[in-house]
RNA sequence: GCGCGUGUAGCUCAGUCGGUUAGAGCACAGCUCUUAUAAAGCUGGGGUCGAUGGUUCGAAUCCAUCCACGCGCACCC
Numbered sequence: 001g002c003g004c005g006u007g008u009a010g011c012u013c014a015g016u017c018g019g020u021u022a023g024a025g026c027a028c029a030g031c032u033c034u035u036a037u038a039a040a041g042c043u044g045g046g047g048u049c050g051a052u053g054g055u056u057c058g059a060a061u062c063c064a065u066c067c068a069c070g071c072g073c074a075c076c077c
Base pairs, nucleotide, nucleotide: 001073002072003071004070005069006068007067010026011025012024013023019057028044029043030042031041032040050066051065052064053063054062
């Protein structure tokens, strides 16, 4: 340098053939239970979906550029 893949909550991920309120598990906070802790149950907080722009009535989802990470190939020494 070329190609491919990944980027969504603190972590691991789902949602990607455009449209119903952005979700799950774990973690965190509170409550119930317990002598107390753990476990279990209930409730809650937390996101502008990597960035910018575009298409569209409407974008996490489609397009372009860029950024970060990973894999492969090539080049140089």

Transfer RNA from Candidatus Wildermuthbacteria bacterium RIFCSPHIGHO2_01_FULL_48_27b, 77 nucleotides, folded computationally. The sequence is in RNAcentral, with records from ENA. Its mean pLDDT, the model's own confidence on a scale to 100, is 82. Rfam family: tRNA. Rfam classes the family as a transfer RNA. The source organism's lineage runs through Bacteria, Bacteria candidate phyla and Candidatus Wildermuthiibacteriota. RNAcentral records the identical sequence in 2 taxa.